[in-house]
RNA sequence: CACUCAUCGAGAGCGGUGGAGGGACGGGCCCUACGAAACCGCGGCGACCGAUGGCUCGAAGGACUGAAAGCCCGGAGGGCUGUGGCAGGUGCCAACUCCCGCGGAGGGGACUCCGAGAGAUGAGAG
Repeated sequence: CACUCAUCGAGAGCGGUGGAGGGACGGGCCCUACGAAACCGCGGCGACCGAUGGCUCGAAGGACUGAAAGCCCGGAGGGCUGUGGCAGGUGCCAACUCCCGCGGAGGGGACUCCGAGAGAUGAGAG
């Protein structure tokens, strides 16, 4: 960098350096000298992977048998639900992904809802 899958109305900020931008893009609307971005320190959150507890389903295999099925043992792996930053790897800590953008439904309209796209994050495989 492009691809696949999942999630995105929850949650969580102080200090130092810095000195004008930031909220992906466009429009809007916001945040910001009562100090933006970025970096550093400390703190926090708990979505994903992992760890771990419980419940549940359960493949291979084993045992039994003349042979099998069932019972029994077995537990790869899956599902549900907890623990709480945990061994660990990422991520995140204004506003629903801040809202809209394309299509559709309802409505006179404002607007509301559904889906897609775009974006973000994780996991996987290149």

The RNA shown here (SAM riboswitch aptamer (S box leader)) has 126 nucleotides and comes from an uncultured Rubrobacteraceae bacterium. It matches the Rfam family "SAM riboswitch aptamer (S box leader)". Its family is annotated with regulation of gene expression in the Gene Ontology. The prediction has a mean pLDDT of 79.